[in-house]
RNA sequence: AUGAUUAGCACGGGAGAGACCUUUAAAAAGGCACCGAAGAAGUAAGCUGCAAGCAUGUCGACUUGUAAUGAACCUUUCAGGUAAAAGUGACCGUACUAGGACA
Numbered sequence: 001a002u003g004a005u006u007a008g009c010a011c012g013g014g015a016g017a018g019a020c021c022u023u024u025a026a027a028a029a030g031g032c033a034c035c036g037a038a039g040a041a042g043u044a045a046g047c048u049g050c051a052a053g054c055a056u057g058u059c060g061a062c063u064u065g066u067a068a069u070g071a072a073c074c075u076u077u078c079a080g081g082u083a084a085a086a087g088u089g090a091c092c093g094u095a096c097u098a099g100g101a102c103a
Stems, first nucleotide, its partner, number of pairs: 006098003010094004018032001020031004033082003039078001040076003046069001048067006
């Protein structure tokens, strides 16, 4: 002295699905229907380990099985959500902070 992956904070952008029925002033509660982009859960190939088979002087390669690991905008719909407003919001952009890969 450059300032990566990552994390936090601020601002901005940001979808989907019933103004359903009953009670109620509304919120909320119950019932039915629906959505996936807070969160949560599931997991394909592959890599690794083990065992067996084949081969073999041994190793290696190959095949089968098994265990662990391994994604999501995919799936589930637990949670959350389904007029406007408000709010949530994966993800994206900008700036700052932490950090210190790399040059």